[in-house]
Molecule: SAM riboswitch aptamer (S box leader)
Organism: soil metagenome
RNA sequence: CUCAUCCAGAGAGGCUGAGGGACCGACCCUAUGACGCCUCGGCAACCGCUCACAACGGUGCCAACUUCGGCGGACGUAUGUCCGAGAGAUGAG
Numbered sequence: 001c002u003c004a005u006c007c008a009g010a011g012a013g014g015c016u017g018a019g020g021g022a023c024c025g026a027c028c029c030u031a032u033g034a035c036g037c038c039u040c041g042g043c044a045a046c047c048g049c050u051c052a053c054a055a056c057g058g059u060g061c062c063a064a065c066u067u068c069g070g071c072g073g074a075c076g077u078a079u080g081u082c083c084g085a086g087a088g089a090u091g092a093g
Base pairs, nucleotide, nucleotide: 001093002092003091004090005089006088011040012039013038014037015036019029020028021027023070024069025068026067041062042061043060045059046058047057048056066087071084072083073082074081075080
C1' cells in the first nucleotide's frame, strides 16, 4: 500500500500503581484497583495443516455497536433518524 471483517462472543490469580476508552467533544470505566505485564483459562476473526470435518499450529481478541458523535447525503419544524464515507483496529498478501 491492497483486500476482507468490525451488532455477537469470551473468566480467574499474581505483579504494579493512575489513569484509561486511538485523536477532539460528550459520555463511560477506574484505590470495591483501571491501564500495562505474566500464568492458567476462554472466545472464535483471519492464515496454515487436512480430501473434508475435527484436532493442532501462527497471529488476534476476552467493558460499553469501532461507546456515541465529529465529513457528506436523504428525511424532518426540531431534539433527531437512516445511509455512506473518512479515520482507527485485526488478519492475509